[in-house]
Predicted 3D model of a 71-nucleotide RNA (transfer RNA) from Siphonaria sp. JEL0065. The sequence is in RNAcentral, with records from ENA. NCBI's taxonomy places the organism under Eukaryota, Fungi, Chytridiomycota, Chytriomycetaceae, Siphonaria. Its mean pLDDT, the model's own confidence on a scale to 100, is 83. It matches the Rfam family "tRNA". Rfam describes the family as follows. Transfer RNA (tRNA) molecules are approximately 80 nucleotides in length. Rfam links the family to the GO term triplet codon-amino acid adaptor activity.

RNA sequence: AGGGACAUAGUUUAAUGGUAGAAUUGUUGUUUUGGGUACAACAGGUGGAGGUUCGAUUCCCCCUGUCCCUA
Numbered sequence: 001a002g003g004g005a006c007a008u009a010g011u012u013u014a015a016u017g018g019u020a021g022a023a024u025u026g027u028u029g030u031u032u033u034g035g036g037u038a039c040a041a042c043a044g045g046u047g048g049a050g051g052u053u054c055g056a057u058u059c060c061c062c063c064u065g066u067c068c069c070u071a
Stems, first nucleotide, its partner, number of pairs: 001070007010024004018054001026042005047063002050060002
């Protein structure tokens, strides 16, 4: 320099155009003499800017970051 893949909750990770789920973490409660375990509830998210579409996590383009390949 060229090409490719990825970016979703604090962390790991689903969702191939129609209300973004799960696990874990955190908070609260129940249980316990207390703690731990277990159970229940709650909180927490689509990297940034545009485009297509009635509707975008999803399709297109650019940027940013990470990784891989070639030279």